[in-house]
Context: one part of a larger RNA
Molecule: small-subunit ribosomal RNA, 3' minor domain
Organism: Phycisphaerae bacterium
RNA sequence: CACCGCCCGUCAAGCCAUGGAAGCCGGGAACUCCCGAAGUCCGCUUAGCUAACCGUAAGGAGGCGGCGGCCGACGGAGAGCUCGGUGACUGGGGCUAAGUCGUAACAAGGUAGCAGUACGGGAACGUGCGGCUGGAUCACCUCCUU
Numbered sequence: 001c002a003c004c005g006c007c008c009g010u011c012a013a014g015c016c017a018u019g020g021a022a023g024c025c026g027g028g029a030a031c032u033c034c035c036g037a038a039g040u041c042c043g044c045u046u047a048g049c050u051a052a053c054c055g056u057a058a059g060g061a062g063g064c065g066g067c068g069g070c071c072g073a074c075g076g077a078g079a080g081c082u083c084g085g086u087g088a089c090u091g092g093g094g095c096u097a098a099g100u101c102g103u104a105a106c107a108a109g110g111u112a113g114c115a116g117u118a119c120g121g122g123a124a125c126g127u128g129c130g131g132c133u134g135g136a137u138c139a140c141c142u143c144c145u146u
Stems, first nucleotide, its partner, number of pairs: 003109001005106001008102002011099001013096004018091003023086006031078004039071001041069005048064003053060002112133003116129005
């Protein structure tokens, strides 16, 4: 490269990440209940054993052992919490020289535009309502500058 300009959205193709999702898989910390090893502690037990203490002795005290209990690791069951992976299908998003449909915006962009809201529509969008000027043009009024 200056209107043979610029530019918007749907649709189609490819790639990328991502939200939802019946479910499936795995991790983490705790909770409730069940089971309950070792061991401390508590109680019982002289019908088992027993050197030191007491006793001349018999025996006693103490200890060991045995039994029971509280706590208790591992393990088991349960309903959740939380983190991650995966997931038919589904939602939009981003990017990609030359795809499709239209032409919404930029000039008064050919219905001025824009934001809000409601309804409608293949799509950009359209229409209604009240609002804004960051609207062109023509005329008039007021103010400012030269």